[in-house]
RNA sequence: GGACGGUUAGCUCAGCGGUAGAGCGCUUCGUUUACAUCGAAGAUGUCAGGGGUUCAAAUCCCUUACCGUCCA
Numbered sequence: 001g002g003a004c005g006g007u008u009a010g011c012u013c014a015g016c017g018g019u020a021g022a023g024c025g026c027u028u029c030g031u032u033u034a035c036a037u038c039g040a041a042g043a044u045g046u047c048a049g050g051g052g053u054u055c056a057a058a059u060c061c062c063u064u065a066c067c068g069u070c071c072a
Base pairs, nucleotide, nucleotide: 001071002070003069004068005067006066007065010024011023012022013021018055026042027041028040029039030038048064049063050062051061052060
């Protein structure tokens, strides 16, 4: 330098045009002498940045940044 993949909640990841989700974690309450377990309730996101397409974009297109794999 070229090709491809990835970037979504604190962490690991789903979601493939029509209200952003799960597990774990976190907070509060109950249970316990206490902790754990269990039960109930709750909070949490500029969907990496910018631009475009569309009635509508996490999703499609372009571009930039970062990470990874391969080729030279």